[in-house]
Molecule: c-di-GMP-I-GGC riboswitch aptamer
Organism: Anaerolineales bacterium UBA5796
């Protein structure tokens, strides 16, 4: 430094439910834990979700396509910072 144990002391918090935001994706609070060796933090790269507004189109709707300047870091890499120190 790699690298992660049937070590120890920590810490995070998925579903759900509630209360508030937000057009939604989602996000913040509180309750609860599936789970994580960074489930810390950064949207830089791939990807995935939403489409309010815009633009087309029709059957003219509470319609249908696109659309990210939005969202997700618990999708995957990158890129910073950090607890311990078993075997190697």
């Nucleotide at each position: 430094a790699c690298c992660g144990a049937a070590a120890a002391a920590a810490g995070c918090a998925a579903a759900c439910c509630c209360g508030a935001c937000g057009a939604a994706a989602g996000c913040c609070g509180g309750g609860g834990a599936c789970g994580c060796a960074a489930a810390g933090c950064c949207g830089c790269g791939g990807g995935u979700c939403u489409a309010c507004a815009g633009u087309a189109g029709c059957g003219c709707g509470u319609u249908u396509a696109c659309c990210a300047u939005g969202a997700c870091u618990g999708c995957c890499g990158g890129g910073u910072u950090g607890c311990c120190g078993a075997a190697g």